[in-house]
RNA sequence: GCUUCGGGGCAGGGUGAAAGUCCCUACCGGCAGUAUAGUCUGCGAACGGCGGUCGAACCGCUGUUGAAUCGGUGCGAUUCCGAUACCGACGGUCAAAGUCCGGAUGGGAGAAGC
Numbered sequence: 001g002c003u004u005c006g007g008g009g010c011a012g013g014g015u016g017a018a019a020g021u022c023c024c025u026a027c028c029g030g031c032a033g034u035a036u037a038g039u040c041u042g043c044g045a046a047c048g049g050c051g052g053u054c055g056a057a058c059c060g061c062u063g064u065u066g067a068a069u070c071g072g073u074g075c076g077a078u079u080c081c082g083a084u085a086c087c088g089a090c091g092g093u094c095a096a097a098g099u100c101c102g103g104a105u106g107g108g109a110g111a112a113g114c
Stems, first nucleotide, its partner, number of pairs: 001114005012024003026099002028088002030043004038086002046064007068084005090102003
């Protein structure tokens, strides 16, 4: 430098005119680091500010950005085992969304190969 890859999930029931959005219950977990991590540290996604720019969706800098405890094993684990918890952008929608639709055939931390 090039190529490829690079996010999962509403099953069952209740109420209602209407809900995969509410309620009971169910289900899901990006990347790197580290004793194997959704909840540790850092990064990505999302939103904002400043500058570049005619302007910007582009580039640079920068800000904001969720959640875990107890017990056990061990040299070592907020990562394993056991138990009980908790968290989840923005816009849309006959009705409020981590799980549906959309921006997105996008971007992307990064991974593998040449």
This is a predicted structure of a 114-nucleotide RNA (FMN riboswitch aptamer (RFN element)) from a bovine gut metagenome.
It matches the Rfam family "FMN riboswitch aptamer (RFN element)". Its family is annotated with FMN binding in the Gene Ontology.
Its mean pLDDT, the model's own confidence on a scale to 100, is 85.